Small-subunit ribosomal RNA, 5' domain from an uncultured prokaryote, 529 nucleotides, folded computationally.
Context: one part of a larger RNA
């Protein structure tokens, strides 16, 4: 000088920040991932009408609830346990490689057919979850056909030369539909999809060069170990994995083994050079009760998904079931020590949807903590040769002292009172206008204007009224080191960073006058430079 600090006194007020660094300990309770009837069967309640009072029709192509079916759910949040390594961090390389949704472009979107939930019956369990039979729909499944282009084999060219780029030629293999809008009708036409295949974006895997903490009181380590032939596995190269062959590989330029640690951008200090750090924002990593493993998928070996095994915990009709806060918040125990079981989706952003919307503890706000930076405020002029009262004394008088009081303002803050924001901009809808295309027309796309949209919040901010009114404390004064006398005590109490103070006149102990430094904070502890 600094700090995610913490502790002891003390605290008036506001912006911005920031707030479990300790057991990755265990956790009750809410809330944190949905969404789309414009993919698709059914369709409760409500409410109208009828009724033979059993019930049926309408609102109705309907809402709600489940069910199928797409997308997401691998973003976002969290946390630092493990990890000394291609994990970071910087340059490269993939001709060895994938890539959902987004652009752009070329072509298609033909026929047909068997199920399974949902529901109905019935049946087992305490429950959690099931059996068994019958119906059923589709952008769910399946099978034909069609095959530009891709994809394999072959044969050939070119090439920046392992697997890039053509040409030829055979094999086998793809799709789904939905809602408008126009037509007398065929049929057309728009938007959303859906199939192949190219290209870009964007994300991602893998390889390599170079950096990257202590110990040598760890000197040798290694058998899938280093190579090679094949052959499997992958999006994709390779001992990745097997089979066989060869005996290699690494290493005082510190292998192996220990201990320690997430890394970077950056932070803090230092004139710098370097030392040390890795909260908060950012990238990237890796975990998600503990260890294992795979399915789905473009993407995981997946925090609020499955299985499977331990450990706890819970419920249990004893026969079996559930669960995972290192997601916001709370809650017990640790601790010197770190907060609300709050508001709202108005904004950004994100999932979904064609669109209203719908989700969203991501975020925006509030709330509590002087934790820190910051910035204001506790008044201002004036006022004695100096009231009173402290203290001091050479008793004369010196100080606290213009300090108060008192007198004259001033109202930043406060207090009541009134008005009252930006943050809103888009979608939306409504009236109007224009481009392109098209036989129009709905659609798409662009502009103008009107309606309406704020959690925060009656805040921020302004404006009047009132009254100096609400509002100074802390540690030091023996040298370092700014700042002295008095009393008490008497190597006793007791300070203390370090020197050293204390034994009867202590500026060093305690206590009080005065000083001096910092000031809503000032000391003290603890880490770094």
């Nucleotide at each position: 000088a600094a700090c995610g600090a913490a502790c002891g006194c003390u605290g008036g007020c506001g912006g911005c920040a920031c707030g479990c660094c300790u057991c990755a300990u265990a956790c009750a309770u809410g809330c944190a991932a949905g969404u789309c009837g414009a993919g698709u069967g059914c369709g409760a309640a409500a409410u109208u009408c009828c009724u033979u009072c059993g019930g049926g029709a309408g609102u109705g192509u309907a809402u709600a609830a489940a069910g199928u079916g797409g997308c997401g759910a691998a973003c976002g949040g969290g946390u630092g346990a493990g990890u000394a390594a291609c994990a970071g961090g910087u340059g490269g390389g993939u001709a060895a490689u994938c890539u959902g949704c987004c652009u752009c472009a070329u072509g298609g979107u033909g026929g047909g057919g068997g199920a399974c939930a949902a529901c109905a019956g019935u049946u087992g369990g305490a429950a959690a979850c099931g059996g068994c039979u019958g119906c059923u729909a589709a952008u769910a499944c399946c099978c034909c056909a069609u095959g530009u282009g891709a994809u394999u084999g072959c044969a050939u060219g070119c090439u920046u030369c392992u697997g890039g780029c053509g040409u030829g030629u055979a094999a086998g293999g793809a799709a789904a539909g939905g809602c408008g809008c126009u037509u007398c009708a065929c049929a057309g036409c728009g938007c959303c999809g859906c199939c192949a295949u190219g290209a870009g974006a964007u994300g991602a895997g893998c390889c390599c060069g170079c950096c990257c903490c202590c110990c040598a009181u760890u000197a040798g380590c290694u058998a899938g170990u280093u190579g090679g032939u094949g052959a499997g596995a992958u999006a994709a190269c390779a001992g990745c994995u097997c089979a066989c062959c060869a005996a290699g590989g690494c290493u005082u330029c510190g292998a192996u083994g220990g201990g320690u640690a997430g890394c970077c951008g950056a932070g803090c200090u230092g004139a710098g050079a370097g030392g040390u750090u890795g909260a908060u924002c950012g990238g990237c990593c890796a975990c998600a009760c503990u260890g294992g493993a795979a399915c789905u998928g473009a993407g995981a070996c997946a925090c609020g998904g499955u299985c499977c095994a331990g450990a706890c915990a819970u419920c249990u009709a004893c026969g079996g079931a559930u669960g995972g806060c290192a997601g916001c918040a709370g809650u017990a125990g640790g601790g010197a020590a770190u907060a609300u079981u709050g508001c709202g989706c108005a904004a950004u952003g994100g999932g979904c949807g064609a669109a209203a919307g719908c989700c969203u503890g991501a975020c925006g706000c509030a709330g509590c903590g002087a934790u820190g930076c910051c910035g204001c405020g506790u008044g201002a002029g004036u006022g004695a040769c100096g009231a009173a009262g402290g203290c001091c004394c050479u008793a004369g008088g010196g100080u606290c002292g213009u300090a108060a009081a008192g007198c004259u303002c001033u109202u930043u803050u406060c207090u009541g009172a009134a008005g009252g924001a930006a943050g809103a901009a888009c979608g939306g809808u409504u009236g109007g206008g224009g481009u392109a295309g098209g036989a129009a027309a709905u659609g798409a796309c662009c502009c103008c204007g009107g309606c309406g949209u704020g959690a925060c919040g009656g805040u921020a901010c302004u404006u009047c009224a009132g009254g100096a009114a609400u509002a100074a404390g802390g540690g030091a004064c023996g040298g370092c080191u700014a700042a002295c006398u008095c009393c008490g005590u008497g190597c006793c109490a007791g300070c203390a960073g370090c020197c050293g103070c204390g034994g009867u006149a202590a500026u060093a102990c305690g206590g009080a006058g005065g000083u001096c430094c910092c000031a809503a904070g000032c000391g003290u502890u603890g880490u770094u430079c």